Overview:
Predicted 3D model of a 331-nucleotide part of an RNA (large-subunit ribosomal RNA, domain IV) from Candidatus Niyogibacteria bacterium CG10_big_fil_rev_8_21_14_0_10_46_36. Model confidence (mean pLDDT): 81 of 100. Its Rfam family is "Bacterial large subunit ribosomal RNA". RNAcentral holds the full RNA, with entries from ENA and SILVA.
Context: one part of a larger RNA
């Protein structure tokens, strides 16, 4: 290291019954609860039978009675569920980190929002073109939620998106004025230059004309998101249905709640135990639940996860004995 056996006890082991042991006929008869979406739950659970011979009945299967043997009667092999109670999460069958994670993660039918009228939206491609689709809104694409049941409250102030157009603001271009540079022409002047006109030009200075956008006006939350504070008040006390006040876009509704969320916390009460930081049921003071990043339930399902019980055991009290394999040492 791989196996086998063990007095008495039987989970006292341990993070945890991990591992091991037990149980169990893929048979027959009987029997089977809560709950439930009426399908299930369910092989629930649990009890009994099983071989051979004879007799009776019977077509047979078999039933009844009597007898027999064994440790054992599906008498072989192989193969083959331990069970029950109660929470959490996820409806379910599925999918996944090839080689540390199989799950409460992903997906999922169902629900909902947005886009798309067809040369569709969307995706790939520089393009041609292709997919979408030889489809056409009961279709296609994208986002969220995640069976089913009961439901899904308030807020459009901010951000996003949609619609709107009166006004404000606003680019290049274009037109035009000025100014600097540089040509040409007329006149004056010997010249330098002056003056009048006419071109070109500038990362120059103005004016006019300039769209969307933004400002602005509405709408929209199963869009991103958000959903208060302080005082006082009732014939004991306590508490506050009630009142006052400040702020806000609006102040968290139903349901749930010490929760995979609770810091204080082993909250308090009840249950279970001789004893229970876990567990179950309540309470509600929610540090910091809450309604499709859905809320609360829920039968069935789960190599998920928590608590309890039965059976069973070398997990343990606490160790002992036996068989074998390999390495090392010795021969």
């Nucleotide at each position: 290291c791989u196996c086998c056996c063990c007095a008495a006890g039987g989970a006292a082991c341990u993070c945890g019954g991990c591992a091991a042991a037990c149980a169990a006929g893929c048979g027959g008869g009987c029997g089977u609860a809560a709950c439930u979406u009426u399908g299930g739950a369910a092989u629930a659970a649990g009890c009994c039978c099983u071989c051979c011979c004879g007799c009776a009945c019977g077509c047979a299967a078999g039933u009844g009675c009597g007898g027999g043997c064994g440790c054992a009667g599906c008498u072989a092999a192989a193969g083959u569920a331990c069970c029950c109670c109660u929470g959490g999460c996820g409806a379910c069958u599925g999918u996944u980190u090839a080689c540390c994670a199989a799950a409460a993660a992903c997906a999922c039918a169902g629900c909902u929002c947005u886009c798309u009228g067809c040369g569709a939206a969307c995706u790939c491609g520089u393009a041609a073109g292709a997919g979408g689709a030889u489809g056409u809104a009961u279709a296609g694409a994208g986002g969220g939620u995640g069976a089913c049941g009961c439901c899904u409250g308030a807020c459009c102030a901010a951000u996003g998106c949609g619609a709107g157009a009166a006004g404000g603001u606003u680019a290049a271009c274009g037109u035009u004025g000025g100014u600097g540079g540089u040509g040409c022409u007329g006149c004056c002047g010997c010249a330098a230059g002056g003056u009048a006109g006419u071109g070109c030009u500038g990362a120059c200075c103005g004016a006019c004309c300039g769209a969307a956008g933004c400002c602005c006006u509405c709408g929209u939350c199963a869009a991103u998101g958000u959903c208060g504070g302080c005082c006082g008040u009732a014939a004991c006390u306590a508490u506050a249905a009630c009142g006052g006040u400040c702020c806000u876009a609006a102040g968290g509704u139903a349901g749930c709640g010490u929760a995979u969320u609770u810091c204080c916390u082993u909250g308090u009460c009840g249950g279970g135990u001789a004893a229970g930081u876990u567990c179950c049921g309540a309470c509600g003071u929610g540090c910091a639940c809450g309604a499709a990043a859905g809320g609360c339930g829920u039968a069935a399902c789960g190599a998920c996860u928590g608590g309890g019980g039965g059976a069973c055991u070398g997990u343990c009290u606490c160790g002992g004995g036996g068989a074998g394999u390999a390495g090392c040492c010795c021969g």